[in-house]
C1' cells in the first nucleotide's frame, strides 16, 4: 500500500440476513421491600440517538460513500 473482520449502555453481547415505526438481554449500577446487620431474594428506576461525518429513502444501528479506532491477512 490492498484485502477481510469489528466498533450498539459502565462492562460482555443480541439485532444487520429481509431498512418499518418503543433500540433489547445478562450482569453491574441506584431507590424501596425482606433482614438485628449483610448476602441472597422480590419490586421498581436510571442508562446507549447504535464510532465520526455525509448522502439515499416515506423511514437507516441495518443500505451506499469518506472518515478514524482495534485485530486478522497479502505485499
Nucleotide at each position: 500500500g490492498c484485502c477481510c473482520u469489528c466498533g450498539u449502555a459502565g462492562c460482555u453481547c443480541a439485532g444487520u440476513u429481509u431498512g418499518g415505526a418503543u433500540a433489547g438481554a445478562g450482569c453491574g449500577u441506584c431507590u424501596g421491600c425482606c433482614u438485628c446487620c449483610u448476602a441472597a431474594g422480590c419490586a421498581g428506576a436510571a442508562g446507549a440517538u447504535c464510532g465520526u461525518g455525509g448522502g439515499u429513502u416515506c423511514g437507516a444501528a441495518u443500505c451506499c460513500c469518506a472518515u478514524c479506532g482495534a485485530g486478522g491477512g497479502c505485499a